This is a predicted structure of a 502-nucleotide part of an RNA (small-subunit ribosomal RNA, 5' domain) from a Candidatus Azambacteria bacterium. Lineage of the source: Bacteria > Bacteria candidate phyla > Candidatus Azamiibacteriota. It was read from a public genome assembly. Rfam family: Bacterial small subunit ribosomal RNA.

[in-house]
Context: one part of a larger RNA
RNA sequence: GGACGAACGCUGGCGGUGUGGAUAAGGCAUGCAAGUCGAGCGCCCCGACGCAAGUCGGGGAGCGGCGAACGAGUUAGUAACACGUAGGAACUUACCCCAAAGACGGGCAUAACUCGCCGAAAGGCGGGCUAAUUCCCGAUAGUAUGAAGGUUAAAAUCUUCAUUAAAGGCGCGCAAGCGCCGCUUUGGGAGAGGCCUGCGGGCUAUCAGCUAGUUGGUAGGGUAAUGGCCUACCAAGGCGAUGACGGCUAGGGGGCGUGAGAGCGCGUUCCCCAACGUAAGGGACUGAGACACGGCCCUAACUCCUACGGGAGGCAGCAGUCGAGAAUAUUUCGCAAUGGGGGAAACCCUGACGAAGCGACACCGCGUGAAGGAAGAAGGCCCUCGGGUUGUAAACUUCUUUUGGCGGGGAACAAGCCGCAAGGCUGAGCGUACCCGCAGAAUAAGGCGCUGCUAACUUCGUGCCAGCAGCAGCGGUAAUACGAAGGCGCCAAGCGUUGUCC
Numbered sequence: 001g002g003a004c005g006a007a008c009g010c011u012g013g014c015g016g017u018g019u020g021g022a023u024a025a026g027g028c029a030u031g032c033a034a035g036u037c038g039a040g041c042g043c044c045c046c047g048a049c050g051c052a053a054g055u056c057g058g059g060g061a062g063c064g065g066c067g068a069a070c071g072a073g074u075u076a077g078u079a080a081c082a083c084g085u086a087g088g089a090a091c092u093u094a095c096c097c098c099a100a101a102g103a104c105g106g107g108c109a110u111a112a113c114u115c116g117c118c119g120a121a122a123g124g125c126g127g128g129c130u131a132a133u134u135c136c137c138g139a140u141a142g143u144a145u146g147a148a149g150g151u152u153a154a155a156a157u158c159u160u161c162a163u164u165a166a167a168g169g170c171g172c173g174c175a176a177g178c179g180c181c182g183c184u185u186u187g188g189g190a191g192a193g194g195c196c197u198g199c200g201g202g203c204u205a206u207c208a209g210c211u212a213g214u215u216g217g218u219a220g221g222g223u224a225a226u227g228g229c230c231u232a233c234c235a236a237g238g239c240g241a242u243g244a245c246g247g248c249u250a251g252g253g254g255g256c257g258u259g260a261g262a263g264c265g266c267g268u269u270c271c272c273c274a275a276c277g278u279a280a281g282g283g284a285c286u287g288a289g290a291c292a293c294g295g296c297c298c299u300a301a302c303u304c305c306u307a308c309g310g311g312a313g314g315c316a317g318c319a320g321u322c323g324a325g326a327a328u329a330u331u332u333c334g335c336a337a338u339g340g341g342g343g344a345a346a347c348c349c350u351g352a353c354g355a356a357g358c359g360a361c362a363c364c365g366c367g368u369g370a371a372g373g374a375a376g377a378a379g380g381c382c383c384u385c386g387g388g389u390u391g392u393a394a395a396c397u398u399c400u401u402u403u404g405g406c407g408g409g410g411a412a413c414a415a416g417c418c419g420c421a422a423g424g425c426u427g428a429g430c431g432u433a434c435c436c437g438c439a440g441a442a443u444a445a446g447g448c449g450c451u452g453c454u455a456a457c458u459u460c461g462u463g464c465c466a467g468c469a470g471c472a473g474c475g476g477u478a479a480u481a482c483g484a485a486g487g488c489g490c491c492a493a494g495c496g497u498u499g500u501c502c
Base pairs, nucleotide, nucleotide: 001502002501003500004499006498007497008496009495010494013366014365015364016363017362018361019359020358026322027321028320030319031318032317035066036065037064040063041062043060044059045058046057047056048055049054073276074275075274083200084199085198086197087196088195091193092192093191096189097188098187099186100185101184102183104138105137106136107135113128114127115126116125117124118123144163145162146161147160148159149158168181169180170179171178172177202248203247204246209239210238211237214236215235216234217233218232219231220230221229251273252272253271254270255266256265257264258263278300280299281298282297283296302313303312304311305310330356332355333354334353338352339350340349341348342347369399370398371397372396379390380389381388382387405438406437407436408435409434413429416425417424418423446491447490448489449488450487451472452471453470457486458485459484460483461482467474468473
């Protein structure tokens, strides 16, 4: 000198873009953050029309489906195939795309509902009824899996046997049927994921030896899959000064800061990957996918309710609160846009996101007026008392109106949706940005420094006191170094200080 997720002191006009819990991965009141589908299914309630049958529409819980494994948060752990990079072979993949084939016949339940019972509650038990794209059986089987055989070095391939599928709904139509959305099987694709390996990136030898599933083999189990992943048996191996093992520290990368570079330091916002979800921990269930932040079970701590028998809970989601701290924001608006989930769609949900709010926290831009105006007012300060300086500074004259205020106009961001069409509907931000007009210099300057380093000097006060200070050092009666004033210097809506890095 540069930089910062900064803090502190003094000061503070406006706008844009960013950014803001770095400490206690400490505890959390309250609200919201994941639902949706009636075009899968039965039931209950309500409304309109109707004499009724019924038709149309709305709502509710439930069964069923898809989603909830994404998105959002955090960095505790982890020195590791966690990450980065380059490769590999023994794998899986819901939804999406392509291709081929199929969807035939039957059956048993159960929630809702109803009846009874237990419990303070949370909740639970039993009897009875019912539906389905729920569940089960059979048929078919190109395919897949298994077994046997032939072939082969081993496979591929071939033959035989066994096992293995399915679901309907809606629209049009008198119907036959057609169309759409789904269903089943197989092959391929896209994207995603699991696994293995080489190489790369911390400190420490005041850690020198480490290791029993340990290292390898055989067989088996397990998995989607390889593997000591697991088990039995066999062998006695495996790693290490090219630093094993141990200890400490740490999420990794794209990147960021600095530097001429080499390098050094860092990993905040944003993006990719990993790990985690009360803590210490363990476990599986469902599922294409989890060992699952807003799912379940167990042990434990903590908080809450209780009729004392027993229950409920998990903000490292968005806000917000307490605590600790030098220190870090609103319990805001909206789904209009982008994206995600569900749905045939309308649409619903979405604290993702889009916006607004707060903070000079950072960067950038703008303003606080412009021109004229005296050998130069007053006041202040200094003085050799002549004067000098503040200083064109002010006053005064003319002008301008950024910004702020008031008034008027006023977007883009809209794509889409409904409708046969004509046409209609949709903006949180927002009456915002921007444009025009009006009055009026009007609403707007400070901080630090002035001994040397280092740009900038006098007077007074003080008297080794009070104090200053980054270093050298100032202050003990004329202090350019303390305090004040005047003047001056540097930066400027900031200026200084502190901390950290280069």